Predicted 3D model of a 266-nucleotide RNA (Bacterial large signal recognition particle RNA) from a Clostridiales bacterium. Rfam family: Bacterial large signal recognition particle RNA. The family's RNA type in Rfam is non-coding RNA gene. Gene Ontology terms of the family: signal recognition particle, plasma membrane targeting and SRP-dependent cotranslational protein targeting to membrane, signal sequence recognition. The RNAcentral record of the sequence draws on ENA. The model forms 92% of the base pairs in the Rfam consensus. The prediction has a mean pLDDT of 75. A source record names the gene ffs.

[in-house]
RNA sequence: CCGCACUAUCCGGGGAGUUAGCGGUGCCCUGUACCCGCAACCCGCUGUAGCGGGGGAGAAUUCCCACACGAGGGCCCCCUUUGUGCGGACUGCCCGGCGGGCGGUGGUGUUGAGAAGCAGGUCUCGCGCAAUGGUCCUCCGUGAACCAUGUCAGGCGGGGAACCGAGCAGCAUUAAGCGGAUUCGAGCAUGUGCCGCGAGGAAGCCUGUUUUGAGCCAUCCCUGCCGGUUACGCGCAUAACGGUCGGUUCGACUGUGGGUGUGCGG
Numbered sequence: 001c002c003g004c005a006c007u008a009u010c011c012g013g014g015g016a017g018u019u020a021g022c023g024g025u026g027c028c029c030u031g032u033a034c035c036c037g038c039a040a041c042c043c044g045c046u047g048u049a050g051c052g053g054g055g056g057a058g059a060a061u062u063c064c065c066a067c068a069c070g071a072g073g074g075c076c077c078c079c080u081u082u083g084u085g086c087g088g089a090c091u092g093c094c095c096g097g098c099g100g101g102c103g104g105u106g107g108u109g110u111u112g113a114g115a116a117g118c119a120g121g122u123c124u125c126g127c128g129c130a131a132u133g134g135u136c137c138u139c140c141g142u143g144a145a146c147c148a149u150g151u152c153a154g155g156c157g158g159g160g161a162a163c164c165g166a167g168c169a170g171c172a173u174u175a176a177g178c179g180g181a182u183u184c185g186a187g188c189a190u191g192u193g194c195c196g197c198g199a200g201g202a203a204g205c206c207u208g209u210u211u212u213g214a215g216c217c218a219u220c221c222c223u224g225c226c227g228g229u230u231a232c233g234c235g236c237a238u239a240a241c242g243g244u245c246g247g248u249u250c251g252a253c254u255g256u257g258g259g260u261g262u263g264c265g266g
Base pairs, nucleotide, nucleotide: 001266002265003264004263005262006261009057010056011055012030013029014028015027020046021045022044023043024042034054035053036052037051038050063259064258065257066256067255068254072250073249074248075247076246078243079242081240082239083238084237085236086235087234090233092232094228095227096226097225098224099223100222101221103220104219105218106217107216108215114212115211116210117209118208119207120206121205122204123200124199125198126197127196128195129193130192131190132189133188135186136185138181139180140179141178142177148173149172150171151170156165157164158163
């Protein structure tokens, strides 16, 4: 170096998910790679590989190791959109208030704006007057089987008698009560009064007057501040769909380099 027979080994790998962890079934990527049975409220294992059965290749263009490349996936950051929550010393929008402007418009003003002073009213308390409404007083009517008054027929009681006594009904009168009138009088009350008197008081409004002498009022616009609201806007947080610059992690396929056994015979 050649031939034969073997053996190690190989007949796919990876990501997410699941799991104490790992392999597999299901999903995805890579891209072509023996077959059958089993597996998601799952199957198997406790270690290098699914478990059980069968088949093939076999020292190679195989297989193993290292490096490079890097499909694809996961995570983080970032962006868009949508939802939810929080914020108002974010307030653009909206609402209210206060101020500034030789601003615009319309009024008003030398027949006196505005301001200041004074007086009065409005306000509070007390008193009075009036009004109104009850009550009382007053007047009228009515009003008692007995327990009210007067008179008390009859009848009753006492007495020898004269006479005396109590007293029902009737009649008359009246009390409380009831009904009415209410001119005057008394007292009470008041969601009453263009009413009067006295005292007080805040300082807003109204009226009048005095002084001064040219502004004042409403609204719109611009602007500053204060307060309210949170629908929209804005900021922050968070969730989801989508995007993908960047970071990180796993990483198929592919490429390069290295390694790759035993026996017999020639």